Molecule: RNase P RNA; transfer RNA
Organism: Pseudomonadota bacterium
RNA sequence: AAAGCAGGCCGGGCAGUCGCGGGGGCUUUUGCCUUCGAGGAAAGUCCGAGCUCCGCAGGGCAGGGUGCUGGGUAACGCCCAGUGAGGGUGACCUCAAGGAAAGUGCCACAGAAAAAAACCGCUUGCAGCCUGAGGCGCAGCCUCCAGCAGCAAGUAAGGGUGCAACGGUGCGGUAAGAGCGCACCAGCGGCCGGGUGACCGGCCGGCUAGGUAAACCCCACCCGGAGCAAGACCAAAUAGGGGAGAGUUGACGCGGCCCGCCGAUCUCCCGGGUUAGGUCGCUAGAGGUGCCAGGUAACUGUCACCCCAGAGAGAUGGCUGCCGCCCCGCUUGGGGAACAGAACUCGGCUUACAGGUCUGCUUUGUAG
RNA sequence: GCUCCCAUCGUCUAGUGGUCCAGGACACCGGCCUCUCACGUCGGUAACAGGGGUUCGAACCCCCUUGGGAGCGCCA
Numbered sequence: 001a002a003a004g005c006a007g008g009c010c011g012g013g014c015a016g017u018c019g020c021g022g023g024g025g026c027u028u029u030u031g032c033c034u035u036c037g038a039g040g041a042a043a044g045u046c047c048g049a050g051c052u053c054c055g056c057a058g059g060g061c062a063g064g065g066u067g068c069u070g071g072g073u074a075a076c077g078c079c080c081a082g083u084g085a086g087g088g089u090g091a092c093c094u095c096a097a098g099g100a101a102a103g104u105g106c107c108a109c110a111g112a113a114a115a116a117a118a119c120c121g122c123u124u125g126c127a128g129c130c131u132g133a134g135g136c137g138c139a140g141c142c143u144c145c146a147g148c149a150g151c152a153a154g155u156a157a158g159g160g161u162g163c164a165a166c167g168g169u170g171c172g173g174u175a176a177g178a179g180c181g182c183a184c185c186a187g188c189g190g191c192c193g194g195g196u197g198a199c200c201g202g203c204c205g206g207c208u209a210g211g212u213a214a215a216c217c218c219c220a221c222c223c224g225g226a227g228c229a230a231g232a233c234c235a236a237a238u239a240g241g242g243g244a245g246a247g248u249u250g251a252c253g254c255g256g257c258c259c260g261c262c263g264a265u266c267u268c269c270c271g272g273g274u275u276a277g278g279u280c281g282c283u284a285g286a287g288g289u290g291c292c293a294g295g296u297a298a299c300u301g302u303c304a305c306c307c308c309a310g311a312g313a314g315a316u317g318g319c320u321g322c323c324g325c326c327c328c329g330c331u332u333g334g335g336g337a338a339c340a341g342a343a344c345u346c347g348g349c350u351u352a353c354a355g356g357u358c359u360g361c362u363u364u365g366u367a368g
Numbered sequence: 369g370c371u372c373c374c375a376u377c378g379u380c381u382a383g384u385g386g387u388c389c390a391g392g393a394c395a396c397c398g399g400c401c402u403c404u405c406a407c408g409u410c411g412g413u414a415a416c417a418g419g420g421g422u423u424c425g426a427a428c429c430c431c432c433u434u435g436g437g438a439g440c441g442c443c444a
Base pairs, nucleotide, nucleotide: 001364002363003362004361005360006359007358008357009356010355012323013322014321015320016319017318018317020037021036022035023034024033025032026031039339043350044349046348047347048346049345050344051227052226053225054224058259059258060257061256063223064222065221066220067219068082069081070080071079072078083097084095085094086093087092098218099217103216104215105212106211107210119159120158121155122154123153124152125151126150128148129147132144133143134142135141136140167185168184169183170182171181172180186208188205189204190203191202192201193200194199231280232279233278234277241270242269243268244267245266246265253261272443273442274441287306288305289304290303292301293300294299325336326335327334328333369440370439371438372437373436374435375434378394379393380392381391386424396412397411398410399409400408417433418432419431420430421429
C1' cells in the first nucleotide's frame, strides 16, 4: 500500500424566528414567563420478566418449550468463557450440538438386497451331456483338460444400482474368500492420568453396531391462564325490559380434560343507555453517567452526581443565516442528506439503515 | 394497543416429504365446426409470497421477513 477479519461509536452543529404538546409559576378573562419534549432500532411482537386480575395459584393427565459444558442474570430460547464438529492460507466464522445396541416407522426411482443381504461372479463337491487327448481293450469302459446347463455348500474380495450396501488401505493367508492374522487409521468398550465439567492424552482388548429424532418417541429441565381494551374508584343515562336454554344429580369461577376447592347464578338472541365520560394505573426505574474495586469475560458491588416525553390514537415541527459532509461545475454558484416515529414498563433477539469515524488483528507485496 | 389466523396459475381450489419441471374448474389465447357469433371439441399460456436451514430429496418440517384478514370497551 492493497485485500480482508472482529468489535465499538456518531446518525449533522450553532444562532435567530414562527409554531405544537406536557409540567410549574403569575394573572380576573385573556394571556405572559420558565422548564422538558423520540430511537438505535421507538419496528417485528419472536422470547423472558415486572405489574394487575382470575379465592389460593393446588394435584394428575394431555399439551408446549428448551437441549455440549461451566458461569452471568430478576428471568430467558439472551450474554460470556470453554469443548467438539465443519469451513477459511490466516485474522476469524458457522453449528436446534442429548439419545439411532429402549421400541416403532420411513429410506421414492434404481438395485438381488435399504438392515443385519447371495443377483452376477469366484471356489469346492455330486451327478449329466459333449469335443479332444491318453489307457485298457475292441460290445464298451476308465482317466485328464476345456466347454455347457443343474443341485448342494462356502464366500461380502470383485461387478452393477444408489445420497447411502453391513469398517478403510496394504501385506500375509486360503479351495475361493473373509479382522482369519498383522501394521496404520476410524469407531466401540475397559483401565490409568489431567480437567469443576463438556472433553483431552496414553495403554489394553475383541473385531464393527447404515441413515433419519426441524418422524413418532425416550431421557433431563422448565411452563396455571389472561393481558394496561389488565385492573381500581367516581359520575351520567334507561324500558333495570322481552324471549329461549342450562344449573344444588353442582352452573360460573377453572379458557383441553379429570380430581380437589368454592357455592347460585350462568349462556345465547331481540331490544335499551353511554358514543368509547372523568380520575388513577402512568412513568424514579432490575434508571442513567462517572470513578474505584472484584472477575479472563459476561457481570457484580461501594461512593458521588443527575431526573431524562408521556398524552384523545393525534405534540415532539417549519423557515432563514453561518459552519461541517456528499455530488455537479474552472469559478461565482446549484443540488442533496439513510432507516424510520414512543403509547404500561424493562432485559434480550431479529429485521431495516445514506454516510462518517475509532480501536485491535490477519494475509500478500514493497522498502528499511 | 393487544390477541389470533391465512398466503398455490388472472379467480376458486386439490396436495400433508419422493409417484409433481404441481392436478382440476372458470377465465384467456390459438386451431376445428359455422355464412358469422354462441355452444361444442382439440391444444396451449399461466402459480407454490420472499430468504435461510433440516433432509439423499421440501408446496409440505423449522426459523426470519413481507403482505392480507378477523376479534377484543363500559352500564344494565